[in-house]
Molecule: transfer RNA
Organism: bacterium
RNA sequence: CAGGGUAUAGCUCAGCUGGUAGAGCGCUCCGUUCGGGACGGAGAGGUCGUCGGUUCAAAUCCGACUACUCUGA
Repeated sequence: CAGGGUAUAGCUCAGCUGGUAGAGCGCUCCGUUCGGGACGGAGAGGUCGUCGGUUCAAAUCCGACUACUCUGA
């Protein structure tokens, strides 16, 4: 320098056939227990890497950029 991949909750990841965001673990509270763990119930937590575009509507489609990574030179 050229091409590809990844970026979503504190962590690991789903969701990418556009319809308004989820799971597991972790965290908080409650129940159970003498207490803890385990188990059960409830809850908090994310302007979906950034900036634009298309659309009634974008995590999803399009462009540029940033970070990490792979291949080639």